Predicted 3D model of a 476-nucleotide part of an RNA (small-subunit ribosomal RNA, 3' major domain) from an uncultured Actinomycetes bacterium.
Context: one part of a larger RNA
RNA sequence: UGACGGGGGCCCGCACAAGCGGCGGAGCAUGUGGCUUAAUUCGACGCAACGCGAAGAACCUUACCAGCGCUUGACAUAUGCGGAAAAGCCGCAGAGAUGCGGUGUCCUUCGGGGUCGCAUACAGGUGGUGCAUGGCUGUCGUCAGCUCGUGCCGUGAGGUGUUGGGUUAAGUCCCGCAACGAGCGCAAUUUUUGUCCUAUGUUGCCAGCGAGUCAUGUCGGGGACUCAUAGGAGACUGCCGGUGUCAAACCGGAGGAAGGUGGGGAUGACGUCAAGUCAUCAUGCCCUUUAUCGCGCUGGGCUGCACACAUGCUACAAUGGCUGGUACAGAGGGCUGCGACCCCGCGAGGGUGAGCGAAUCCCAAAAAGCCGGUCUCAGUUCGGAUUGGAGUCUGCAAUUCGACUCCAUGAAGGCGGAGUCGUUAGUAAUCGCAGAUCAGCAACGCUGCGGUGAAUACGUUCCCGGGCCUUGUACA
Numbered sequence: 001u002g003a004c005g006g007g008g009g010c011c012c013g014c015a016c017a018a019g020c021g022g023c024g025g026a027g028c029a030u031g032u033g034g035c036u037u038a039a040u041u042c043g044a045c046g047c048a049a050c051g052c053g054a055a056g057a058a059c060c061u062u063a064c065c066a067g068c069g070c071u072u073g074a075c076a077u078a079u080g081c082g083g084a085a086a087a088g089c090c091g092c093a094g095a096g097a098u099g100c101g102g103u104g105u106c107c108u109u110c111g112g113g114g115u116c117g118c119a120u121a122c123a124g125g126u127g128g129u130g131c132a133u134g135g136c137u138g139u140c141g142u143c144a145g146c147u148c149g150u151g152c153c154g155u156g157a158g159g160u161g162u163u164g165g166g167u168u169a170a171g172u173c174c175c176g177c178a179a180c181g182a183g184c185g186c187a188a189u190u191u192u193u194g195u196c197c198u199a200u201g202u203u204g205c206c207a208g209c210g211a212g213u214c215a216u217g218u219c220g221g222g223g224a225c226u227c228a229u230a231g232g233a234g235a236c237u238g239c240c241g242g243u244g245u246c247a248a249a250c251c252g253g254a255g256g257a258a259g260g261u262g263g264g265g266a267u268g269a270c271g272u273c274a275a276g277u278c279a280u281c282a283u284g285c286c287c288u289u290u291a292u293c294g295c296g297c298u299g300g301g302c303u304g305c306a307c308a309c310a311u312g313c314u315a316c317a318a319u320g321g322c323u324g325g326u327a328c329a330g331a332g333g334g335c336u337g338c339g340a341c342c343c344c345g346c347g348a349g350g351g352u353g354a355g356c357g358a359a360u361c362c363c364a365a366a367a368a369g370c371c372g373g374u375c376u377c378a379g380u381u382c383g384g385a386u387u388g389g390a391g392u393c394u395g396c397a398a399u400u401c402g403a404c405u406c407c408a409u410g411a412a413g414g415c416g417g418a419g420u421c422g423u424u425a426g427u428a429a430u431c432g433c434a435g436a437u438c439a440g441c442a443a444c445g446c447u448g449c450g451g452u453g454a455a456u457a458c459g460u461u462c463c464c465g466g467g468c469c470u471u472g473u474a475c476a
Stems, first nucleotide, its partner, number of pairs: 001476002003473003007470007015460002019423005026314008034305002042053002064300007073122001077121007088103006106113002124288002127286003133282002135277003138273001140271001145184006151160003164175003190265004195233007205222002209220003236259001239253005316416001320375007332363003337356002342351003382413001387408007429452007
């Protein structure tokens, strides 16, 4: 100087407390361990691995296994020699890769180019090392810290500044002070949302005027309104009162759409964990080279199942289930695409194919909600696992191993031990919608979007994490 303390002081955070909802019990989904296996490819392991890499494992992917094949190689560059072929198409053999046969035969400025074969340098490696590395990332933590120049103090390590008194979300600001300044952080800047103004109105809108319809901004028209797209205004403790050290600031108030950082996001200092990644990529070294390490293919595996854990979904019902009617979103996506109307089918879906490269058309039904009906507390009209049968769709192909539909079947489950998690407002809870990936889909995941919409916070004694000062130390 740090680090640590079941030392002290001050302060903060859904850290506790106060509330609300879960998890831990059940069934299923997904990930992991373990076991199994020819293989169940690899990585990730307290927080910070375990719905993680994977925003899509039937083939492909695919790295794994078995078998069948190849060796200048699937891919790159160069040199030498050689061929008139090669690709494509057809046939045969084969699981295919591939092999054989037939057909086919490039451009040229005639130097050659392109292509194929042989040979040689070399290629190749998701092989090893993340404890050789770059880059990227997680974490403490959006915590308020981390430092430097000069000066001063100390023999020195170092200190001072950065400590102290207030204050703040903040090393934020003020005052004081052997310090005076500065840098990286904080804040501001940036984006979105909330109010208003101006401009512009098509594909958006329709108040007033006119036309038309069973009906609909449908038409003429209009720019008022909504909205869209730009440009501005607005919030700064600016104003008032009080407290305060005449300060910084704090408390209350006015005006205002919004008030003291208005609400979200992006933004992550010096560093820590030899944290993670050699399997995104790049890369040193090592290893391999007719190969249990490269390349192609077929089939299998990554989906196995006495079990254990993690994260979710669905429930256990009446604030509910079923059923008829009837409302109201936002944000997205669409040409190898979204696909209306109509017809067929109980349905998944099929037929047809209007319109739309989309503020125009389509996906599209929002759901919870509201108004009726029914069930009456039961393993039930709760719950839907499991299984049998029959189908639909995608795709070369659904056996291993897809999703969905219909009929039948109807399991566990009576609100869950010790313990444990999330959450402070348009939040929790609850309800649906969309998208990426994607032929299809194991999505109940993830990322967004809106609808309905709470309760509680006395307080900081205690648990956890963190910041500053101080103290002890046989630790570094």
The coordinates come from a structure-prediction model, not an experiment, and the mean pLDDT is 84.